[in-house]
RNA sequence: GGGGCUAUAGCUCAGCCGGUUAGAGCGCAGCACUGAUAAUGCUGAGGUCGCAAGUUCGAUUCUUGCUAGCCCCA
Numbered sequence: 001g002g003g004g005c006u007a008u009a010g011c012u013c014a015g016c017c018g019g020u021u022a023g024a025g026c027g028c029a030g031c032a033c034u035g036a037u038a039a040u041g042c043u044g045a046g047g048u049c050g051c052a053a054g055u056u057c058g059a060u061u062c063u064u065g066c067u068a069g070c071c072c073c074a
Stems, first nucleotide, its partner, number of pairs: 001073007010026004019057001028044005050066005
C1' cells in the first nucleotide's frame, strides 16, 4: 500500500424481511428468603446501536466516507 471481518448496556454477546416501545447472561442497587452468608426468586437503574453523510414515509439494520481493533496478501 491492497483486501476481508468486527464495532449494540460496565463485561461477553443476540437482534430474522428496514417498521413505530432495542434484548439476554454476568455484574451493580434494592427487596424477599436465612440466625447470618452463599445460592435462589422478584423489582430496578444502566444504551448518542463507533462517528458523519446518503437512500427511504421510516435506518441498529441498506449504501458511501472516516475512526478504532483483528486477520490475510505485498
Notes:
The RNA shown here (transfer RNA) has 74 nucleotides and comes from an Actinomycetes bacterium. It was read from a public genome assembly. Its Rfam family is "tRNA". The family's RNA type in Rfam is transfer RNA.